[in-house]
RNA sequence: GGAGAUGUAUCGAAGUGGUCAUAACGAGAGCGACUCGAAAUCGUUUAGUCGACUAAUAUCGGCUCGUGGGUUCGAAUCCCACCAUCUCCG
Numbered sequence: 001g002g003a004g005a006u007g008u009a010u011c012g013a014a015g016u017g018g019u020c021a022u023a024a025c026g027a028g029a030g031c032g033a034c035u036c037g038a039a040a041u042c043g044u045u046u047a048g049u050c051g052a053c054u055a056a057u058a059u060c061g062g063c064u065c066g067u068g069g070g071u072u073c074g075a076a077u078c079c080c081a082c083c084a085u086c087u088c089c090g
Stems, first nucleotide, its partner, number of pairs: 001089007010027003018073001028046006047064006066082005
């Protein structure tokens, strides 16, 4: 330099145009139950950002599928460019 694959929550990962990003499922973590105490098991919670409301929590709403555009009534999914990682060729 050329070609290809991948990028989704703390991590892994499904979803491949509309019934779900209320982002399945698994792991990890927090809290609780059980126990004399642990382990195991069971229950529950688990991202960021902007805004509304509040004394503050809480609560409610909008946006976010690597980044930025495009196509479409509708995009995580199709197209383009770029970024990152990995693989192959030279």